[in-house]
RNA sequence: AGCUCGUUCAAUGUAGCCGCUGGCCUGAAAAAUGGCGAGAGGAAAGUCCGGGCAGCACAGGAUACGAUAGUUGCUAACGGCAACCGCGUGUAAGCGUAGGAAAAGUGCCACAGAAACUUAAACCGCCAUGGCUUCGGCUUUGGUAAGGGUGAAAAGAGUGGGGUAAGAGCCCACAGGUUUUACUGGCGACAGUGAGACGGGGUAAACUCUAUCGGCUGCAAGGAGACCUAGAUACCGUGAUCCGCGGAUGGUCGCUCACCGCUUGACCUCGUGAGCAAUCACGAGGCUAGAUAGAUGGCUACAGGCUGCCGCUUGCGGUAGUUACAGAACCCGGCUUACUAGAGCGAGCGCCUC
RNA sequence: GGGGAUAUAGCUCAGCUGGUUAGAGCGCGUCACUGAUAAUGACGAGGUCUGUGGUUCAAGUCCACAUAUCCCCA
Numbered sequence: 001a002g003c004u005c006g007u008u009c010a011a012u013g014u015a016g017c018c019g020c021u022g023g024c025c026u027g028a029a030a031a032a033u034g035g036c037g038a039g040a041g042g043a044a045a046g047u048c049c050g051g052g053c054a055g056c057a058c059a060g061g062a063u064a065c066g067a068u069a070g071u072u073g074c075u076a077a078c079g080g081c082a083a084c085c086g087c088g089u090g091u092a093a094g095c096g097u098a099g100g101a102a103a104a105g106u107g108c109c110a111c112a113g114a115a116a117c118u119u120a121a122a123c124c125g126c127c128a129u130g131g132c133u134u135c136g137g138c139u140u141u142g143g144u145a146a147g148g149g150u151g152a153a154a155a156g157a158g159u160g161g162g163g164u165a166a167g168a169g170c171c172c173a174c175a176g177g178u179u180u181u182a183c184u185g186g187c188g189a190c191a192g193u194g195a196g197a198c199g200g201g202g203u204a205a206a207c208u209c210u211a212u213c214g215g216c217u218g219c220a221a222g223g224a225g226a227c228c229u230a231g232a233u234a235c236c237g238u239g240a241u242c243c244g245c246g247g248a249u250g251g252u253c254g255c256u257c258a259c260c261g262c263u264u265g266a267c268c269u270c271g272u273g274a275g276c277a278a279u280c281a282c283g284a285g286g287c288u289a290g291a292u293a294g295a296u297g298g299c300u301a302c303a304g305g306c307u308g309c310c311g312c313u314u315g316c317g318g319u320a321g322u323u324a325c326a327g328a329a330c331c332c333g334g335c336u337u338a339c340u341a342g343a344g345c346g347a348g349c350g351c352c353u354c
Numbered sequence: 355g356g357g358g359a360u361a362u363a364g365c366u367c368a369g370c371u372g373g374u375u376a377g378a379g380c381g382c383g384u385c386a387c388u389g390a391u392a393a394u395g396a397c398g399a400g401g402u403c404u405g406u407g408g409u410u411c412a413a414g415u416c417c418a419c420a421u422a423u424c425c426c427c428a
């Protein structure tokens, strides 16, 4: 210097003027005026998961339904994250992984092919055998899954030897596989070694089985007022059903772009410590949008980045353009997607020079 | 804010429980018929099955994630 991989950060800045939405002060009070200070994101998005919170039993039992699927940990929880194991892939750094069970049962495996999964199956070929023959061959019965052909897959263990009429795990040796068991290492998934048994097609992102988890509804949840009426095998509620449980039940008026919920929270910043890490503990400091048709904007100046053009002193000046994706609506933790001028850190590979 | 459905030829739609080559109607092109047109008849072209990835021997179909459009609730 080149190619590649991982990870983190940032998301133009400053000043002035004019506006917009809250808060506090001013004001006896309301309004107005004036003053002070605050005002979008890494994804606020998609709504794909999880939780808080609220109502109904402090959400309890069964069934149905749904979700998840290596191990250990983290967490409020998760289908998320971290580390590790197995498999696949890459020269490597790394990356990917819906990664339980096909030996409980059922289904499916098109076309082609003789046969597509019950102890299967004989098209060609090989072997034995009987018959016919124009000696080229044709044909009967039986054996054979080693060879050919079809197919994604042919019954599902490769090589060599023995064996046989021809053959075949039919038998043997070696290598490999599945599974059981013992020992060793590891918390564990798993790995290694020894011994025994076995010869089993694939598919569960087909039904299913196993294990675990999930009650339902969402802030438009829900809360706050007055009056009339009831005391039961009823009615209503628990938003899939049954049980069980609960109950001021039902009705009328009012409220309904108003108020509370609403923003102090699994919060943010810094430091120290524990841990490989995710994360956790302790200490100090801080307050950082809250609208309700929905504020967070516009203009100007200067500075910065990028691109084009011009000039030359070749890295500076001038000039023009441009400066992503996008925007809170109860709040958080993730995932996914959209997107940029970039910057930093770490790692791998081969090459050159010393 | 919450929930559901759809995407296949230029247009409107089929496509079952994955399977041989994805079809139908209208439209389009050529030819025939006619003096000419329409209608009719014959033949033909036209598809990355919305995109990406995965499962499987095999995907329009099954699964995941996106994109676009439409509908419903209050």
Base pairs, nucleotide, nucleotide: 002349003348004347005346006345007344008343009342010340012303013302014301015300016299017298018297020039021038023036024035025034041325045336046335048334049333050332051331052330053218054217055216056215060243061242062241063240065214066213067212068211069210070084071083072082073081074080085099086097087096088095089094100209101208105207106206107203108202109201117156123148124147125144126143127142128141130139131138132137158174159173160172161171162170177198178197179196180195181194182193183192184191185190222260223259225253226252227251228250235247236246237245238244267286268285269284270283271282272281273280274279304323305322306321307320308319309318310317311316312315355427356426357425358424359423360422361421364380365379366378367377373411382398383397384396385395386394404420405419406418407417408416
Molecule: RNase P RNA; transfer RNA